Small-subunit ribosomal RNA, central domain from an uncultured Chloroflexota bacterium, 350 nucleotides, folded computationally. It matches the Rfam family "Bacterial small subunit ribosomal RNA". Its family is annotated with structural constituent of ribosome and ribosome in the Gene Ontology. The RNAcentral record of the full RNA draws on ENA and SILVA.
Context: one part of a larger RNA
RNA sequence: CUGGGCGUAAAGCGCGUGCAGGCGGUUUUGUAAGUUGGAUGUAAAAGCUCCCGGCUUAACUGGGAGAUGACGUUCAAAACUAGAUAGCUUGAGUAUGAGAGAGGAAAAUGGAAUUCCGGGUGUAGUGGUGAAAUGCGUAGAUAUCCGGAGGAACACCAGUGGCGAAGGCGAUUUUCUGGCUCAAGACUGACGCUCAGACGCGAAAGCUAGGGUAGCAAACGGGAUUAGAGACCCCGGUAGUCCUAGCUGUAAACGAUGUAGACUAGGCGUUGGUGGAGUAAAAUCCAUCAGUGCCGCAGCAAACGCGAUAAGUCUACCGCCUGGGGACUACGGCCGCAAGGUUAAAACUC
Numbered sequence: 001c002u003g004g005g006c007g008u009a010a011a012g013c014g015c016g017u018g019c020a021g022g023c024g025g026u027u028u029u030g031u032a033a034g035u036u037g038g039a040u041g042u043a044a045a046a047g048c049u050c051c052c053g054g055c056u057u058a059a060c061u062g063g064g065a066g067a068u069g070a071c072g073u074u075c076a077a078a079a080c081u082a083g084a085u086a087g088c089u090u091g092a093g094u095a096u097g098a099g100a101g102a103g104g105a106a107a108a109u110g111g112a113a114u115u116c117c118g119g120g121u122g123u124a125g126u127g128g129u130g131a132a133a134u135g136c137g138u139a140g141a142u143a144u145c146c147g148g149a150g151g152a153a154c155a156c157c158a159g160u161g162g163c164g165a166a167g168g169c170g171a172u173u174u175u176c177u178g179g180c181u182c183a184a185g186a187c188u189g190a191c192g193c194u195c196a197g198a199c200g201c202g203a204a205a206g207c208u209a210g211g212g213u214a215g216c217a218a219a220c221g222g223g224a225u226u227a228g229a230g231a232c233c234c235c236g237g238u239a240g241u242c243c244u245a246g247c248u249g250u251a252a253a254c255g256a257u258g259u260a261g262a263c264u265a266g267g268c269g270u271u272g273g274u275g276g277a278g279u280a281a282a283a284u285c286c287a288u289c290a291g292u293g294c295c296g297c298a299g300c301a302a303a304c305g306c307g308a309u310a311a312g313u314c315u316a317c318c319g320c321c322u323g324g325g326g327a328c329u330a331c332g333g334c335c336g337c338a339a340g341g342u343u344a345a346a347a348c349u350c
Stems, first nucleotide, its partner, number of pairs: 004321003007304002012318001014201004021194003025088003029084001031082001033081002035077008048066007091191001092188003096183004103177007110154001115149007125136002162169002206247006215241002220236004258317006266295012299306002323350003332343004
């Protein structure tokens, strides 16, 4: 390279936006770049194929014919691709009317609980464990009542419920703001799909500066356990966890399943619409669209399983894999304050 693959065997970038590139609905007319056919030129010799010949044969070799692909010139065709032209509405989008939502940002507010502080009652224990001890407590603890301070998180509702591209999002209210769905079918008229590089977002931990610190809690100290205990258990406890502004850019960032589109039996739930039946209003039923689950036919699959939310049958484009270890490493480049990240070998070995 021709291939074969990527849920779990090696393999889908964590996710998006998107330039170049690749690919692209439907009809008309014309062009002729690609394409197809004819003619013609070039295509050295050798080589290759076929035929005939020369060395006793063969290899080798002489002669003749042919072929291969490529390119040039010219004539023609017009289905397909392309570019041109004029259209279309199904793809895509806009407008209109409805709708749901922990989607995002900021501000304000609330109640329960823990802790601490002040006061009252009250007295000897409390706490903790498998059992204990360290700890706290006669300077009055634990318990209980009242008042106050402060920080963090929002019970019930809560649901294989909802929203978001992913990370993720859960008290209430207000303001600002993104996306989505349905209905009818007014408008634009292919405006689309994918996307190397690029750019942006990106849990937790970590870093810088400044705040904050109730609870929890790496490190650390102590008590136990144990042969030892650097742990598991217990008592404390600092970074951190929280906020603001930056950095980091990684996760089993998982559905371990790239994005978009088309097609292919059914059944049962559930969320949000719409239309119809039904009702006093509901409930309920039927149809349909968009999500989200379970089971299952065909098919697929090594099996497990997947099965209209495909891992089925196809198309377009991107990413990635190519035996195990060495090695999510070294060196170099780029990025970072650092920690480190990213790209990524070889020797050697089985």